[in-house]
Context: one part of a larger RNA
RNA sequence: UUGGGCCUAAAGCGUUCGUAGCCGGUUAAAUAAAUCUCUUGUGAAAUUGUUGGGCUUAACCUAACAGCUUGCAAAAGACACUAUCUGACUUGAGACCAGGAGGAGUUAGAGGUAUUCAGGGGGAAGCGGUAAAAUGCAAUAAUCCUCUGAGGACCACCCGUGGCGAAGGCGUCUAACUAGAAUGGGUCUGACGGUGAGGAACGAAAGCCAGGGGAGCGAACCGGAUUAGAUACCCGAGUAGUCCUGGCUGUAAACGCUGUGAGCUAGGUGUUGCAUAUUCCACGUGAAUAUGCAGUGUCGGAGUGAAGAUGUUAAGCUCACCGCCUGGGAAGUACGAUCGCAAGGUUGAAACUU
Numbered sequence: 001u002u003g004g005g006c007c008u009a010a011a012g013c014g015u016u017c018g019u020a021g022c023c024g025g026u027u028a029a030a031u032a033a034a035u036c037u038c039u040u041g042u043g044a045a046a047u048u049g050u051u052g053g054g055c056u057u058a059a060c061c062u063a064a065c066a067g068c069u070u071g072c073a074a075a076a077g078a079c080a081c082u083a084u085c086u087g088a089c090u091u092g093a094g095a096c097c098a099g100g101a102g103g104a105g106u107u108a109g110a111g112g113u114a115u116u117c118a119g120g121g122g123g124a125a126g127c128g129g130u131a132a133a134a135u136g137c138a139a140u141a142a143u144c145c146u147c148u149g150a151g152g153a154c155c156a157c158c159c160g161u162g163g164c165g166a167a168g169g170c171g172u173c174u175a176a177c178u179a180g181a182a183u184g185g186g187u188c189u190g191a192c193g194g195u196g197a198g199g200a201a202c203g204a205a206a207g208c209c210a211g212g213g214g215a216g217c218g219a220a221c222c223g224g225a226u227u228a229g230a231u232a233c234c235c236g237a238g239u240a241g242u243c244c245u246g247g248c249u250g251u252a253a254a255c256g257c258u259g260u261g262a263g264c265u266a267g268g269u270g271u272u273g274c275a276u277a278u279u280c281c282a283c284g285u286g287a288a289u290a291u292g293c294a295g296u297g298u299c300g301g302a303g304u305g306a307a308g309a310u311g312u313u314a315a316g317c318u319c320a321c322c323g324c325c326u327g328g329g330a331a332g333u334a335c336g337a338u339c340g341c342a343a344g345g346u347u348g349a350a351a352c353u354u
Base pairs, nucleotide, nucleotide: 004325005324006323007308008307012322014202015201016200017199021195022194023193025089026088027087028086030084031083033082035078036077037076039074040073041072042071048066049065050064051063052062053061054060092192093189094188095187096185097184098183104178105177106176107175108174109173110172111155112154116150117149118148119147120146121145122144126137127136163170164169207248208247209246210245211244212243216242217241222236223235224234259321260320261319262318263317264316267299268298269297270296271295272294273293274292275291276290277289278288279287280286303310304309327354328353329352336347337346338345339344
């Protein structure tokens, strides 16, 4: 428990697609479902009000009239909005065309430095590590210098509050395939749209299953230190893992702690993409300036806000739809259900306590 909220107090699903539902641009006609008007019928009695009557009065009983029963049904009409149907429109949406931008995705091929290891040569006593050390490595020749090879992972500089992607995320080069956005044109379709309960797909890292791979790093584990102790921080080793292929898991401070879409409401200043114009030019896929659109930052007026702040990328003013919240703990636990190989995920209480 609502006329309230959800950046930070409880609260936006991790993200997208989409079924039902809900909502829906401009215009003309028709219908009259809905809506509205009027009429009729019905809407028990008691109860209520007024005026009488009856009990000695009152309460109470009773008669008439009024009112109530906010509704339902039928008939007749009205047509602005909603709805249905028919026709039309172009600004929403989509398609098409053009030249650009991009670490967007998938697959294949190629490359680069470094670490490690192996072999050859040189060299000869230390190396390594730390605050200091020790464990460790080293005359079976280490560390160091040099040449050659193997193998795995990664992709320095460029790198930028720069770009792309729905989110997770994406960074050497080349090719093929795939997808999206922006800009410009205004050629086409003609509301085809928005949201979205269920549902489906995608979804970092870790983890799991099977098969490979294994250089470096490195949970666990083992040593050395430190310390009162040291199941740590520091040092030396090091397995799983990290990598690849196929499958599972489905969660994160999955964050902008801010759901999606649309309209409206001052500006200043960076930057990215496209377009247009002007100027410059070593005439190029060049540079600068201005303007428009789209993105991404920053400052800021009004407004909003408890404040911090936010402020055309709103947390302002409105609309549509969905999700979620209701003191703290117990608890994201128990039970049940469902998914999973498992780990566990999703859904999700109460007693009790304060």
Predicted 3D model of a 354-nucleotide part of an RNA (small-subunit ribosomal RNA, central domain) from a Candidatus Woesearchaeota archaeon. The coordinates come from a structure-prediction model, not an experiment, and the mean pLDDT is 87. It matches the Rfam family "Archaeal small subunit ribosomal RNA". The family is grouped with related families in Rfam's "SSU clan".